[in-house]
Molecule: Bacterial RNase P class A
Organism: Demequina sediminis
């Protein structure tokens, strides 16, 4: 200098004028007025997870259903985060993983191929045997081509995602773990590690294929509904019909079913009428910032400091000027063979990326203009 990779931060700025919202405070003719602090996000989006909080149950048990899936930690919890193991990708930094089980069972492995699970031989290779045809012949036979049968073989070739271990050597009629070396696999044990797991050693020629993001099995976890939850106040109206029931129990107990238990005098269905207003919940939080300590880290502990929207048809905006940024046009400088890259001046335009709180918080996913900072890896060059 270039390429790559990981993490963090910002999210137009300044000024003036006018205009909004909660709250504090002063004044008030009670209508309101003055003044002060504060007033959208890194994702507020998705509603995919987990909670806080509220209500129901408080009473449990079983089944169904759902979620997660290497190990160890963090956390209120999680399907999150951190570290680390194994496998895969990459030269590497680093990234990815629906990461328990195929000897509980069921299913599937199409096509191709001889053959897809306890087999088998399509082309081949070897041995024996029986012929055919051509040439040569010293008439014993020899050479070349080709066919049938019997036996051996799975090393070579082909098919495929995958072919009953791999490479090499020896051996064999030709071959084969047939033998040997190494690798792989199985068993046993030693060492290191909290653990997943890793490293070494010895013995054994040695194996029942794959697939569970197929059904399934195993381990662990899981009440439900949700701020339109819930609570309070005010106000208005109009009841009727049918069925069941009042301790021999209708109905109810909030994902579904069953058992059990509890409440219970009214309930269920249909037709019709009224209200849809106000207050609260509603922002002090598993909150934020700084310093120190522990830890590889996630994070935790201690001390100090701060209060930063709370609307309800839904506030935080409009105008002007300057700067910044983006785009178009014109002129122009530098580097470069060029392509192209980086600038400068003038002018015009621009709500200038993605986007907008609604009970709150921790995550994940998605969208995104422009910029800044730091670490690491590789390549090249200089000192």
């Nucleotide at each position: 200098u270039g390429a790559g990779u990981u993490g963090g931060c910002c999210a137009g700025g300044c000024g003036a004028c006018c205009g909004c919202g909660c709250g504090g405070u002063c004044c008030u003719u009670c209508g309101g007025g003055g003044u002060c602090u504060c007033g959208a996000g890194g994702a507020a989006c998705g509603u995919c997870c987990g909670g806080g909080c509220u209500c129901c149950g408080c009473a449990g048990g079983g089944c169904a259903g759902g979620g997660u899936g290497a190990u160890g930690g963090c956390u209120a919890a999680c399907g999150g985060c951190c570290a680390c193991c194994c496998g895969g990708g990459g030269u590497a930094a680093c990234c990815c993983g629906c990461g328990g089980g195929a000897c509980a069972g069921u299913g599937c492995c199409a096509c191709a191929g001889a053959a897809a699970g306890g087999a088998a031989a399509c082309c081949g290779c070897c041995u024996c045997u029986c012929g055919g045809c051509g040439c040569c012949u010293u008439c014993g036979g020899g050479c070349a081509c080709g066919g049938g049968g019997a036996g051996g073989u799975a090393a070579g070739g082909g098919u495929g995602a995958a072919a009953g271990g791999g490479u090499g050597a020896g051996g064999u009629a030709a071959g084969a773990g047939c033998u040997c070396a190494c690798c792989g696999c199985g068993c046993u044990g030693c060492c290191g590690g909290u653990g997943a797991c890793g490293g070494g050693a010895g013995c054994g020629g040695c194996a029942c294929g794959g697939u569970a993001a197929a059904c399934c099995c195993c381990a662990c976890c899981c009440g439900g509904a949700g701020c339109a939850a819930g609570g309070c106040c005010a106000g208005a109206c109009a009841g009727g019909a049918u069925g069941c029931g009042u301790u021999c129990g209708a109905g109810g107990g909030c994902u579904g079913c069953c058992c059990g238990c509890c409440c219970g005098a009214g309930c269920a269905u249909c037709c019709g009428g009224g209200u849809a207003g106000g207050c609260u919940g509603c922002u002090u939080g598993a909150g934020c910032c700084c310093u120190g300590g522990a830890g590889c880290a996630a994070u935790c502990c201690a001390g100090g400091g701060c209060c930063u929207a709370g609307a309800u048809g839904g506030a935080u905006g409009g105008u002007c000027g300057c700067c910044c940024c983006u785009c178009g046009c014109g002129c122009u400088g530098c580097g470069g063979c060029a392509a192209c890259g980086c600038g400068g001046c003038g002018u015009g335009a621009g709500u200038g990326a993605c986007a907008g709180a609604a009970c709150c918080c921790g995550g994940c996913g998605u969208a995104u203009c422009g910029g800044c900072c730091a670490g690491c890896u590789c390549a090249u060059c200089c000192g």